[in-house]
RNAcentral holds the full RNA, with entries from ENA. The part of an RNA shown here (small-subunit ribosomal RNA, central domain) has 351 nucleotides and comes from an uncultured bacterium. Model confidence (mean pLDDT): 81 of 100.
Context: one part of a larger RNA
RNA sequence: CUGGGCGUAAAGAGUUGCGUAGGCGGCUCAUCAAGCGAGUAAUGAAAAUUAUCGGCUCAACCGAUAACCUAUUAUUCGAACUGGUGGGCUCGAGAAUAUCAGAGGUCACUGGAAUUCCUUGUGUAGGAGUGAAAUCCGUAGAUAUAAGGAGGAACACCAAUGGCGUAGGCAGGUGACUGGGAUAUUUCUGACGCUGAGGCACGAAAGCGUGGGGAGCGAACCGGAUUAGAUACCCGGGUAGUCCACGCCGUAAACGAUGAAUGUUAAUUGUCGGGGGUAUCGACCCCUUCGGUAAUAAAGCUAACGCGUUAAACAUUCCGCCUGUGGAGUACGGCCGCAAGGCUAAAACAU
Numbered sequence: 001c002u003g004g005g006c007g008u009a010a011a012g013a014g015u016u017g018c019g020u021a022g023g024c025g026g027c028u029c030a031u032c033a034a035g036c037g038a039g040u041a042a043u044g045a046a047a048a049u050u051a052u053c054g055g056c057u058c059a060a061c062c063g064a065u066a067a068c069c070u071a072u073u074a075u076u077c078g079a080a081c082u083g084g085u086g087g088g089c090u091c092g093a094g095a096a097u098a099u100c101a102g103a104g105g106u107c108a109c110u111g112g113a114a115u116u117c118c119u120u121g122u123g124u125a126g127g128a129g130u131g132a133a134a135u136c137c138g139u140a141g142a143u144a145u146a147a148g149g150a151g152g153a154a155c156a157c158c159a160a161u162g163g164c165g166u167a168g169g170c171a172g173g174u175g176a177c178u179g180g181g182a183u184a185u186u187u188c189u190g191a192c193g194c195u196g197a198g199g200c201a202c203g204a205a206a207g208c209g210u211g212g213g214g215a216g217c218g219a220a221c222c223g224g225a226u227u228a229g230a231u232a233c234c235c236g237g238g239u240a241g242u243c244c245a246c247g248c249c250g251u252a253a254a255c256g257a258u259g260a261a262u263g264u265u266a267a268u269u270g271u272c273g274g275g276g277g278u279a280u281c282g283a284c285c286c287c288u289u290c291g292g293u294a295a296u297a298a299a300g301c302u303a304a305c306g307c308g309u310u311a312a313a314c315a316u317u318c319c320g321c322c323u324g325u326g327g328a329g330u331a332c333g334g335c336c337g338c339a340a341g342g343c344u345a346a347a348a349c350a351u
Base pairs, nucleotide, nucleotide: 004322005321006320007305008304012319014202015201017200018199022195023194024193026089027088028087029086030085031084032083034082035081036078037077038076039075040074041073042072043071049067050066051065052064053063054062055061092192093189094188095187096185097184098183099182100181104178105177106176107175108174109173110172111155116150117149118148119147120146121145122144126137127136163170164169207248208247209246210245211244212243216242217241221237222236223235224234259318260317261316262315263314264313267296268295269294270293271292272291273290274289275288276287277286300307301306324351325350326349333344334343335342336341
């Protein structure tokens, strides 16, 4: 390479969107004949190989004839399929109209509870903390309690196996702007589709740059304990940071450890959103259907665990990735970055 694989053994890229090249592509009519099939012709060196016959006494060896040489070219014909061109269709895709749910996003404004601090009043000897203590705070009046004020951050209950988002993620309330989705009608366009190497965009936390902010928490650091020691676990403090704006970084057990798309294949139950029917004064109930999200489970699959219409079943298309372990996601080189570092990515050697 071929092959076999990728939930947990090595292996799905963090993510989709836009989506280039490329690959693949619905139903139908006509046509072309490139792929494809058949025929004919030319070429397809010799040797070798295979078959038959022959020559050395046999054999090896040698000679003759035939086959083989799986291919290319030219030409003739061709039912289907793929492809090209032209026409048509509506079920894929998209648009329209009506309705609906939602922590989807950005910006602005705003609310109450709580922590901390400040001021004032009441009040007096403790408070805090732990396994036990101590460091620490307090007669310069703490803790407690009441009133007032400041400031920052996060939003109890509702709350859910719930909702939304491509993923990361999103939760007090109100407004403005804005993205996507579902259902119903089947009105319009008429294959406009799927995937997608590179590329562009987004991307938790930590970290970086500039300027703000700083209540609580809290790497580092300083004390107190514990201990043989204790650069820890426990306690008292506490700086970066955590928050905001703008700009970088580009990684995570970025997980469903499960790439995207389409179709097919038993059921049952819960729940969220929409429609229809039944029922009713109406809502609930009940039946049904579409879309999500969960729990069981037949067939099937799996090494097992388990998966099971949200597949890890049965198929098709396209991309990514794996090939014993260590060395190593390292070195070197390149690209990116302010840096930290990221991406790409070996070998010797050992076993």